[in-house]
RNA sequence: CAUAAUCUUCGGGGCGAGGUGGAAUUCCUCGAUCGGCGGUUAAAGCCCGCGACCCGGUAAAAAACCGGUUGAGCCAGUGAAAUUCCGGCGCCGACGGUAAAAGUCCGGAUGGGAGAAGACAAGG
Repeated sequence: CAUAAUCUUCGGGGCGAGGUGGAAUUCCUCGAUCGGCGGUUAAAGCCCGCGACCCGGUAAAAAACCGGUUGAGCCAGUGAAAUUCCGGCGCCGACGGUAAAAGUCCGGAUGGGAGAAGACAAGG
């Protein structure tokens, strides 16, 4: 000096009003609001990929590992470069629960994790 082993810490957010009704933050009307991680010559919920949830295999159970599935964007402007910025108009959101159907309530979850930051040998 800095890599990697090792260690430490961090690592998901968001609904009001009215209506109907026995019952609705779930339906209807109007309006609002949220957006994990890495990448991308310029900054991303909707471009590329990853994680989680889910399915299958393997495994004594479980974990790990492997495979599969997994939503949504266009136009215009500026510019060397933007589906990422600015303007406009749109769209998406797992599973289970709930005396009525949920991105926003409750739950698995004080979980897990893509990763981020820091510390620090050996070694060079």
The prediction has a mean pLDDT of 83. FMN riboswitch aptamer (RFN element) from a Candidatus Zixiibacteriota bacterium, 124 nucleotides, folded computationally. NCBI's taxonomy places the organism under Bacteria, Pseudomonadati, Candidatus Zixiibacteriota.